This is a predicted structure of a 105-nucleotide RNA (SAM riboswitch aptamer (S box leader)) from Roseivirga echinicomitans. It was read from a public genome assembly, where an Rfam model found it. Model confidence (mean pLDDT): 78 of 100. Rfam family: SAM riboswitch aptamer (S box leader). The family has 457 seed sequences and 9,625 matches in Rfam 15.1. Rfam links the family to the GO term regulation of gene expression.
């Protein structure tokens, strides 16, 4: 990497260095950003997936996370509305994709 499984509406930021982009990919939108993006490191915090324990306590250890629902929309199903009658707008659902943990190799 692939496969499998669970979760994804809540929660939690400061500093140092760096110096212009970033929000996974494509398209559209929207947003963040020299009042410092991104990346690395340190410290702090959130959370409770795994781990130890009879259980509990976030307590040991391993991850993860700390703008906006996984930032929103897209293809499918369904409901409603409008009209120019095959398009537009809005709501809901299940997927797909992605992220993270566990399992497996």
């Nucleotide at each position: 990497c692939a496969c499998u499984u669970a979760u994804c509406a809540a929660g939690a930021a400061a500093g140092a260095c760096u110096g212009a982009g970033g929000g996974a990919c494509u398209a559209g939108g929207c947003c963040c950003u020299g009042u410092g993006a991104u990346g690395u490191c340190u410290u702090a915090g959130c959370a409770a997936c795994c781990u130890g324990u009879a259980a509990a306590a976030g307590c040991u250890g391993g991850u993860g996370c700390u703008a906006a629902c996984u930032c929103c929309u897209a293809g499918c199903c369904u409901c409603g509305a409008a009209u120019u009658u095959a398009u537009u707008c809005g709501g809901g659902g299940a997927a797909a994709a992605g992220a993270u943990g566990g399992g497996c190799c």